[in-house]
RNA sequence: GGGUCGUUAGCUCAGUUGGUAGAGCAGAAGACUCUUAAUCUUCGGGUCGCAGGUUCGAGUCCUGCACGACUCA
Numbered sequence: 001g002g003g004u005c006g007u008u009a010g011c012u013c014a015g016u017u018g019g020u021a022g023a024g025c026a027g028a029a030g031a032c033u034c035u036u037a038a039u040c041u042u043c044g045g046g047u048c049g050c051a052g053g054u055u056c057g058a059g060u061c062c063u064g065c066a067c068g069a070c071u072c073a
Stems, first nucleotide, its partner, number of pairs: 001072007010025004019056001027043005049065005
């Protein structure tokens, strides 16, 4: 330098055919308990890597860039 894959909540990851973003863990509050733990309920938390493009509408499609992994030379 070429190719492939990945980048979404604090962490690990989903997200189908483009239709207005979720789970588990972690965190907070409450219930229960003599107390803690466990269990149960509720809640908060997102510029979807960055910049453009297409579209009525983009996490999803297209282009460029950044970072990471693998691979070819």